[in-house]
């Protein structure tokens, strides 16, 4: 330099031939329980999906560009 794949809560992920401001687990907080802690159970918190633009009535999902990561080739 060229090509391919990927980017979603603090972490790891589900969801893509567009349709309710997006799933689960871990985590954090609160409560129940305990003499207390842990476990368990219940509830809550936390992401506008890397950024910009376009298409569309409507975009995490489609198109173009940028940035970043991994891999292959030279």
């Nucleotide at each position: 330099g060229u090509c391919u794949u990927c980017g979603u809560g603090g972490u790891g992920u589900a969801g893509u031939u567009g349709g309710u401001u997006a799933u689960c687990a871990c985590g954090u907080c609160u409560g129940u329980a305990u003499a207390a802690c842990a476990c368990a159970c219940a509830g809550a918190c936390g992401g506008u999906c890397u950024c910009c633009a376009g298409u569309u009535c409507g975009a995490a999902c489609c198109u173009g560009g940028a940035c970043g990561a991994a891999g292959a080739c030279a």
Model confidence (mean pLDDT): 81 of 100. Predicted 3D model of a 74-nucleotide RNA (transfer RNA) from Allomyces macrogynus ATCC 38327. The sequence is in RNAcentral, with records from ENA, GtRNAdb and Rfam. It matches the Rfam family "tRNA". The gene name in the source record is tRNA-Val-AAC-2-1.